[in-house]
This is a predicted structure of a 1525-nucleotide RNA (small-subunit ribosomal RNA) from an uncultured prokaryote.
RNA sequence: GAGUUUGAUCCUGGCUCAGAUUGAACGCUGGCGGCAUGCCUAACACAUGCUAGUCGAACGGUAGCAGGCCUUUUGGCGCUGACGAGUGGCGGACGGGUGAGUAAUACUUAGGAAUCUACCCAGUAGCGGGGGACAACUCGGGGAAACUCGAGCUAAUACCGCAUACGCCCUACGGGGGAAGGCAGGGGAUCUUCGGACCCCUCGCUAUUAGAUGAGCCUGCGUCGGAUUAGCUAGUUGGUGGGGUAAAGGCCUACCAAGGCGACGAUCCGUAGCUGGUCUGAGAGGAUGAUCAGCCACACUGGGACUGAGACACGGCCCAGACUCCUACGGGAGGCAGCAGUGGGGAAUAUUGGACAAUGGGGGCAACCCUGAUCCAGCCAUGCCGCGUGUGUGAAGAAGGCCUUCGGGUUGUAAAGAACUUUCAGCGAGGAGGAAGGGGUGUUACUUAAUACGUGACAUUCUUGACGUUACUCGCAGAAGAAGGACCGGCUAACUCCGUGCCAGCAGCCGCGGUAAUACGGAGGGUGCAAGCGUUAAUCGGAAUUACUGGGCGUAAAGCGCGCGUAGGCGGUCGGGUCAGUCGGAUGUGAAAGCCCUGGGCUUAACCUAGGAAUUGCAUUCGAUACUGCCGGGCUAGAGUAUGGUAGAGGGUAGUGGAAUUCCACAUGUAGCGGUGAAAUGCGUAGAGAUGUGGAGGAACAUCAGUGGCGAAGGCGACUUCUUGGCCUAAUACUGACGCUCAGGUGCGAAAGCGUGGGGAGCAAACAGGAUUAGAUACCCUGGUAGUCCACGCCGUAAACGAUGAGAACUAGACGUUGGGGGGUUUAACCCUUUAGUGUCGCAGCUAACGCGUUAAGUUCUCCGCCUGGGGAGUACGGCCGCAAGGCUAAAACUCAAAGGAAUUGACGGGGGCCCGCACAAACGGUGGAGCAUGUGGUUUAAUUCGAUGCAACGCGAAAAACCUUACCUGCCCUUGACAUCUUCGGAACCCUGCAGAGAUGCGGGGGUGCCUUCGGGAGCCGAGUGACAGGUGCUGCAUGGCUGUCGUCAGCUCGUGUCGUGAGAUGUUGGGUUAAGUCCCGUAACGAGCGCAACCCUUGUCCCUAAUGCCAGCGGUUCGGCCGGGAACUUUAGGGAGACUGCCGGUGACAAACCGGAGGAAGGUGGGGAUGACGUCAAGUCAUCAUGGCCCUUAUGGGCAGGGCUACACACGUGCUACAAUGGCCGGCACAGAGGGCCGCGAGCCUGCGAAGGUAAGCAAAUCCCUUAAAACCGGUCGUAGUCCGGAUCGGAGUCUGCAACUCGACUCCGUGAAGUCGGAAUCGCUAGUAAUCGCGGAUCAGCAUGCCGCGGUGAAUACGUUCCCGGGCCUUGUACACACCGCCCGUCACACCAUGGGAGUUGGCUGCACCAGAAGUAGGUAGCUUAACCUUUCGGGGAGGGCGCUUACCACGGUGUGGUCUGAACUGGGGUGAAGUCGUAAUCAAGGUAGCCGUAGGGGAACCUGCGGCUGGAUCACCUCCU
Repeated sequence: GAGUUUGAUCCUGGCUCAGAUUGAACGCUGGCGGCAUGCCUAACACAUGCUAGUCGAACGGUAGCAGGCCUUUUGGCGCUGACGAGUGGCGGACGGGUGAGUAAUACUUAGGAAUCUACCCAGUAGCGGGGGACAACUCGGGGAAACUCGAGCUAAUACCGCAUACGCCCUACGGGGGAAGGCAGGGGAUCUUCGGACCCCUCGCUAUUAGAUGAGCCUGCGUCGGAUUAGCUAGUUGGUGGGGUAAAGGCCUACCAAGGCGACGAUCCGUAGCUGGUCUGAGAGGAUGAUCAGCCACACUGGGACUGAGACACGGCCCAGACUCCUACGGGAGGCAGCAGUGGGGAAUAUUGGACAAUGGGGGCAACCCUGAUCCAGCCAUGCCGCGUGUGUGAAGAAGGCCUUCGGGUUGUAAAGAACUUUCAGCGAGGAGGAAGGGGUGUUACUUAAUACGUGACAUUCUUGACGUUACUCGCAGAAGAAGGACCGGCUAACUCCGUGCCAGCAGCCGCGGUAAUACGGAGGGUGCAAGCGUUAAUCGGAAUUACUGGGCGUAAAGCGCGCGUAGGCGGUCGGGUCAGUCGGAUGUGAAAGCCCUGGGCUUAACCUAGGAAUUGCAUUCGAUACUGCCGGGCUAGAGUAUGGUAGAGGGUAGUGGAAUUCCACAUGUAGCGGUGAAAUGCGUAGAGAUGUGGAGGAACAUCAGUGGCGAAGGCGACUUCUUGGCCUAAUACUGACGCUCAGGUGCGAAAGCGUGGGGAGCAAACAGGAUUAGAUACCCUGGUAGUCCACGCCGUAAACGAUGAGAACUAGACGUUGGGGGGUUUAACCCUUUAGUGUCGCAGCUAACGCGUUAAGUUCUCCGCCUGGGGAGUACGGCCGCAAGGCUAAAACUCAAAGGAAUUGACGGGGGCCCGCACAAACGGUGGAGCAUGUGGUUUAAUUCGAUGCAACGCGAAAAACCUUACCUGCCCUUGACAUCUUCGGAACCCUGCAGAGAUGCGGGGGUGCCUUCGGGAGCCGAGUGACAGGUGCUGCAUGGCUGUCGUCAGCUCGUGUCGUGAGAUGUUGGGUUAAGUCCCGUAACGAGCGCAACCCUUGUCCCUAAUGCCAGCGGUUCGGCCGGGAACUUUAGGGAGACUGCCGGUGACAAACCGGAGGAAGGUGGGGAUGACGUCAAGUCAUCAUGGCCCUUAUGGGCAGGGCUACACACGUGCUACAAUGGCCGGCACAGAGGGCCGCGAGCCUGCGAAGGUAAGCAAAUCCCUUAAAACCGGUCGUAGUCCGGAUCGGAGUCUGCAACUCGACUCCGUGAAGUCGGAAUCGCUAGUAAUCGCGGAUCAGCAUGCCGCGGUGAAUACGUUCCCGGGCCUUGUACACACCGCCCGUCACACCAUGGGAGUUGGCUGCACCAGAAGUAGGUAGCUUAACCUUUCGGGGAGGGCGCUUACCACGGUGUGGUCUGAACUGGGGUGAAGUCGUAAUCAAGGUAGCCGUAGGGGAACCUGCGGCUGGAUCACCUCCU
């Protein structure tokens, strides 16, 4: 920096990603070289080999080898080179490994004093003279072995005395004590026992001093986590004496004292080697401690000492233990955390290699020997670095692949082709450097008596290389031998096809997959890396997500309920002193390596190397003195004291008062009272309730009363007394920083609750009863116990809230109010000012926003408390407190990707306001009951084709199912197909007809030879064949277009610019009026605009003009029919105009819009009706109108035919028709429409039939003819309230018509039959005027079939007070935990599965405290037993000193016993978490969530929960009060 909480936004906050890194591992792949690295796990066990020896110039010697001499010999001589074993010296304390232990006996850094130091360097002084042994060896013995015993011989630089003592050590200051070793080489004199002495030189030895090096000890600062570890400590702290050590010291011991450590974290527990450094990071930090380097610790586990300069010793010893091996069973041996290697463990880590050539180490005079240190090689892409796998050219843009809109695109200059190059690898040849030294010879210098010896330098010569087939160079050949892995939804660079179909799978987070997946799998293509690429693990970063740099706490997590106050932290003003902090300089140190900079060397780089810088630190020292500290002296502004006053529900105590409730007594009085939404339980004729009087008793104090007062908070309210705390105020005086905050600590602390004793009127958890309810462990009602009250003692918690810690200072105001003070004046219900409180609004500023705003959430300072994702959980365990309830402190496993705050837009509310609608109300008529029609569900069926399903499916698609339709079923048939295009062949097309069959179809017969022509043929049609293809009412309306329904003809829905807001968004569009209307007006940070509204369109209502297949008032004629003449008035028709606009008057209103009333007018405020349907909602409906993507079928899911079905029928629903009758039925008479339709048609008239209808037939393609008699109405008659002269279902019979055909299954007619039904339960529908109701007529579809649908006219009402309520809708506002939007969200028990965890009887194991037993090896002390070469003494027997063995005491490892602590495991059990569709409720909830919610507490209940008491607003709504504007 990004992704992820939301519909969207801002914030808070977690999770995740991109980076760098690694001793890595795993998957796939793998050409070369250089440089590095390589058991992180079992400090598990180890076969085998090697890893520490060397010195003959210390010694006695000669087992083996070589040479020599002697020799008869398998022999002799240590004579020489040398040398096994042994004595002796030095070294095995270094080098190498590992990190178990260790939180300080360690490490780092800086210091210190009481020490030792082999080898090395320097100085001083010495190295004289003696003695006794023991190995080896020889002999003998034991044993399987390891090994060992006895006797005897022997040397030394082995051992022991003596002498000497510059210096050294001890001391009582008189003195006392203590050393040594020689070896090799050379040599002129001299001496000789011929060995040598003697001299010189090298090495060595002794004593001592000093240095260097190394080591030991002490001190300060620093060095992980846990306080759910708070007290630890008896050698403990100190002193004295003694001991001990190289050395200070309780290091040890005896005595004395009672100290020492600890909140600045002792003790305990867990974890851990520390550092230079390494990784990361801008840095500060964080993590880490492989390789390299420094220190420490360890060496199978535990203990112990010996030797030594140095060890308590990796390749030494002793003991104990475990394990392994050998054994003759008696005993022995061993220790890879050295280098290789093996087994095991593990995700995982190499060769049983070469060489001492170099560097270094040990020994040696040296040559030299040894060296798994080291140098090299081997293995591994483990890492870093470098190189290569070719280069340029090459378009027919090849083939193939993939995609495709079928045109093409892409792979792609990529390949091929032709041209060129040869790094690396391969083969061959040449060939540095790492080599310094060492030996020989010669010259020379030093030493010396010396030309020896020795040492150094120079010259010359010989010689030393594991690596090594080295690096490097040259030659040869040929593009020849050399590319993969990951990813491609967003973050994040890179896209398409196919397969799959919530499957298989992917996934770092968000999330993909349920038939069109850029997210799974494959492919093509692409992207980023590259001998690697990815994954996993781990660390830092991003993460300002522990915030020192650099965060927060009103509402997101977070201010202790409130005081007092200790430690601590911080602290007014002016001088002086000091210099601890602070600042500066210098010196020392801060190892090297590493990092960084500048050079250099490998062809470059990695790598190596030189110098510098850095090492931010510590110590010492010298300065500075502003600030802080410290010391001391002043001051008064902070703080406090004294004096005078004011206000107050501040606290405690004792008393007093009145009103009311209840109870008791009496009286009056009679039938109810009480209670609720409505009731009931309850009380009452045994006299309630009501009323009056009197009494008892307890609790609480109306009005005043006020965002008024007091108090630190909790809290405090009648009056009086006593007592007591604090604030405020005025003026002076005094003290002189006495202050602020406050971890622990301590006190106070509502309500509930607990204990003891009182008290008990009312209220009231629990409880009982009555209701409500599906239930009602509740809400409501009637009762009612704890409790509420008092005293004393506990508890210690609350939404203990301003959700805001305390103190101080600063920073605009305005308006109230309470308590003081001052001033003014008009003396008041006044004004100004000041101070202490308490409120509202508000500038700057702050804030995520809301908001805060001198009472800060602003700007600063000081101190304290607290927070770090949600859940688990304020829970478990532990501890402390409590009588208990419980409180305080306070986790983890596991789980999720969110949880949250504020604000926004919607939606919703059993929230509010305003408004509208046949929404209710008012009225009329229906449905729901009956029969029938029709549609649907269901059922049935071979099939009852399919679709439509709340409103907005159900007389719907269907404006016509007998066949057809038809999609369904059964059966029979066809397969390029019933239909389209192309292709091949044939034939005119076509017409008539026979037979079989249910038909499709099959087999035949006959007729017919057309049109155009450039004469080649062509067009059209038919038949046959081939394959491309046709075909599908098969699926998906949740892939779609189009069309449609619905909200809704509701008045809304938006945009541009501007403005406001961090933003989502807001404003405009809200407000005041008004309207049918976002209609208009006014106002207004908005100004305008668009889609809607309205208007424009059609129709209807009035008039005028024109015209006439129409009309006929008046006149004439008449066959009596506007028929004719004629008329042009009227009606009608259909073209064009006029008219209506709140235009006019009055009123209301804001001088508006508009409304109300009126005039005129055919019509008046949209005149009536229609068409017209904004942005959008419902994944609404339709793949079966049509079109269409994808999928599916292809001798069938296509096509043809016949028959059947869609018409079924216990049932349920919707929509209708007809009725139930007298406002009627029937009979007779008689009148008046409109709008339509008509040639495969309407069909007059006439005839026949009771009739449906038939026969015949005029007219009419229609203002002319026909359908066409309209019916209700009206007049007259009859019926007389009945299952009827109502009603017509059903059934029987007879017919008519249409049609190929009325059986399933048509309509109509006539005769007969005459069912239910007497106005319809709950519920429900339509309608506001030419409307409802009622009456008939027409049309589409159609061969026929209408109670349906679409139209038409006739007759023609009633009612609307009104907007409380139901439903729907609009606007504003409010709440919200909803946004799939209340058909939302969501809680708990129970049941099931899984996961982690607490408790847990008995039992097991690990670690550990205390007490006790025991006591190996060893050391120290003691010692009467045994024993003893050196020294002393000796009378020669011995004795002594000292030593050894043994015994014993002390210390102590292993082991054992008892008792605690802690961790681990567990039957059973508690809660918790998670889990598409389980159960019970619906608590909450979220809205007033339907009883507002929540907090504390107590009781109760299957469960959410309910109830009581007190508290909070983080409650809606209405009203009141107060305050502000």
The RNAcentral record of the sequence draws on ENA. Its mean pLDDT, the model's own confidence on a scale to 100, is 83.